A computed fold for a 520-nucleotide part of an RNA from an uncultured Bacillota bacterium, annotated as small-subunit ribosomal RNA, 5' domain.
The coordinates come from a structure-prediction model, not an experiment, and the mean pLDDT is 83.
The full RNA is in RNAcentral, with records from ENA and SILVA.
Its Rfam family is "Bacterial small subunit ribosomal RNA".

Context: one part of a larger RNA
């Protein structure tokens, strides 16, 4: 010069960024992923229409025994709107957080796949015939303290499962041509085999949709060049170890795997151990070359209480999913159960240290829905922190009797110091009232009656914090007496200390000053 700082005094104001660097240590609470009734049978309740069974209240009539009447309820059916536990679809692999492992194709950069994948989106062909059994909710009856459930029994659907169809699709056979980068590719023809679908709204148009295939886009997957830290007081290291044949495996090459064969691969151009660490765009620092470093913002990875592991899916070996282990914490009726802030906020701890259990989906963005809308602690506000950088301010002019005080004093005076009182004025900020946004093209504003703007008011509420022996810009008094104490280096203090303490004075930066810690 710098800083995600801290620490000690001080501390008006706005604006734009930053805020647990330590214990990836432990969490109480509330939120962070849903939605779709226009896929699907049910259920709930509401209004209205219509039948039915039952019950019946004010009136009216009575021969006091009742009778007529129908308000409303009960129960079923339709018809419209609404809500919804379940089964279906999509999404929960996005966002959003952490930096524990990881010196490794992690990651930067160029390549390359004649060795792939691709939901939803674009474009382009074909197609959507026809049929079956279930389940689950739902009801009966049961289990357990829970938490979860069992047994029967009925039902839908774009759930699931045959069948027809079918190719430019997949797979073997042949038969012609063309390319290349070894395996091999591509095009064109013959023939065999195999594989498919679902429907919903709408009066309809039609639209959303489903199935197959090409083709694009986007997003990945794997391969190779370089390029990436200290130790040699780590010199050898390897047995799926290196290769090869064939298998299996994957969307995909490969000892990924695995059966057999050979004996080889790496290694002072530093293998293997070991110890640090995410990594880059980039910060910072320097004239540069470098050196340091990796918050905030973006790219990438990797991880989600520790360790395995799959399941589903187009995509996970899945932070708010499943299943085992092992810690630890909670409930239990002792049989068994239940949890996982390195999401936002909070709370203990740890620590020299890092915020609200705030408000809103109004913009953007993102999942779902024809769509109305719902979700969104991402986002965008709002709060606290002088934690950074920047901008304003705490008065302006005039004012010598150079007042009082206050230090020094050679006792004459300097000094402080135009400072101040005093006069004259301004209004930046403050306070008070009034109007009041852009951000949102019709509508819809959290910020916020916020920013701004307009009148008043009154100098009123707003300076400190280091040094002054040289280096270094600033000097004297008094106390103190090698004591007490300064101190970055040199070095000050043992009776006249410009170096300690205090006081006046001066300097220097100024809502900051210094100190300390790191890096250039």
């Nucleotide at each position: 010069g710098a800083c995600g700082a801290a620490c000690g005094c001080u501390g008006g104001c706005g604006g734009c960024g930053c805020g647990c660097c330590u214990a990836a240590c432990a969490c109480a609470u509330g939120c962070a992923a849903g939605u779709c009734g226009a896929a699907c049978g049910g259920g709930a309740a509401u209004a209205c229409a219509c039948g039915c069974u039952g019950a019946g209240a004010g009136g009216c009539c009575u021969u006091c025994g009742g009778g007529c009447g129908g308000a409303u309820c009960u129960u079923g059916u339709g018809u419209a709107a609404u809500c919804u536990a379940g089964u279906g679809g999509c999404g929960g692999a996005c966002g959003g957080g952490u930096g524990a492992g990881u010196a490794a194709c992690a990651c930067g950069u160029g390549a390359g796949c004649a060795a792939c994948c691709u939901g939803c989106c674009g474009a382009a062909g074909a197609g959507u015939g026809g049929g079956g059994g279930a389940u689950a909710a739902c009801g009966u009856c049961u289990g357990g303290a829970a938490a979860c459930g069992g047994a029967c029994g009925c039902u839908a659907a774009u759930a699931c499962c045959g069948c027809a169809u079918a190719a430019c699709a997949u797979g073997g056979u042949g038969g012609a041509g063309g390319g290349g980068c070894a395996u091999c590719c591509c095009u064109c023809u013959a023939u065999c085999a195999u594989c498919a679908a679902a429907g919903g709204a709408g009066c309809a148009a039609u639209c959303c949709g489903c199935u197959u295939u090409u083709u694009g886009a986007u997003g990945g997957g794997c391969u190779c060049g370089c390029g990436c830290c200290c130790g040699a007081u780590u010199a050898g290291a390897u047995a799926g170890u290196u290769g090869g044949u064939g298998a299996g495996g994957u969307a995909a090459u490969g000892g990924c795997u695995c059966a057999c064969c050979a004996a080889g691969u790496c290694g002072a151009c530093g293998a293997u151990c070991g110890g640090u660490a995410g990594c880059c765009g980039g910060a910072c620092u320097g004239a540069g070359a470098g050196g340091u470093u990796g918050a905030u913002c973006g790219g990438c990875c990797a991880c989600a209480u520790u360790g395995g592991g799959a399941c589903u899916g187009a995509g996970a070996c899945a932070c708010g999913g499943c299943c085992c282990a092992g810690a630890c914490u909670c409930c239990u009726a002792c049989g068994g159960g239940a949890g996982g802030c390195a999401g936002c906020a909070g709370u203990g701890g740890g620590g020299a240290a890092u915020a609200u259990u705030g408000c809103a989906c109004a913009a953007u963005g993102g999942g779902g829905g024809a769509a109305a809308c719902c979700c969104u602690g991402a986002u965008g506000c709002a709060g606290c922190g002088a934690c950074g950088c920047c901008g304003c301010g705490u008065g302006a002019g005039u004012g010598a009797a150079g007042a009082c005080g206050g230090u020094c004093u050679u006792c004459g005076g300097a000094u402080u110091g135009u400072a101040a009182a005093g006069c004259u004025c301004u209004g930046u900020c403050g306070c008070a009232g009034g109007g009041g946004a852009c951000g949102a093209u019709a509508a819809u504003g959290a910020c916020g009656g916020u920013a701004c703007c307009c009148u008043g008011u009154a100098a009123g509420a707003a300076a400190g914090c280091c040094a002054c022996g040289g280096c270094u810009a600033a000097c004297u008094a008094c106390g103190u007496g090698c004591c007490a104490g300064c101190a970055g280096c040199c070095g000050c203090g043992g009776u006249a200390a410009u170096a300690c303490g205090u006081a006046g004075g001066u300097g220097g930066c100024g809502a900051g000053c210094g100190u300390u810690g790191u890096c250039c």